This is a predicted structure of a 96-nucleotide RNA (c-di-GMP-I-GGC riboswitch aptamer) from Tumebacillus lacus. The model forms 90% of the base pairs in the Rfam consensus. It matches the Rfam family "c-di-GMP-I-GGC riboswitch aptamer". Gene Ontology term of the family: cyclic-di-GMP binding. NCBI's taxonomy places the organism under Bacteria, Bacillota, Bacilli, Caryophanales, Tumebacillus. The coordinates come from a structure-prediction model, not an experiment, and the mean pLDDT is 82.

[in-house]
RNA sequence: AUCAAUAAAGGCAAACCCGUCGAAAGGCGGCGACGCAAAGCCAUGGGUCUAAGGCUGGUUCUCCCUAAACCAGCUACGACUGCCAGGUUGCUGAUU
Repeated sequence: AUCAAUAAAGGCAAACCCGUCGAAAGGCGGCGACGCAAAGCCAUGGGUCUAAGGCUGGUUCUCCCUAAACCAGCUACGACUGCCAGGUUGCUGAUU
């Protein structure tokens, strides 16, 4: 420097369940191992998830309008790195 077939020392921990925070997605802790050679770190690009708030439309009420309540659609400034890239650091082994 390149690679991750094998081995060892070790590391991480999906789903389920429990607690907790959150509107939700999801986060954190416990339990537990499906898996992982970066399943270490960074939401930078794509992708995915959510829609509190915002915007638009509708319905109800009403003489009418506004407001309000409810419903639907759209929307990330909210999330996910164990979806794929990219950046960055590193253990062991093999080859040079």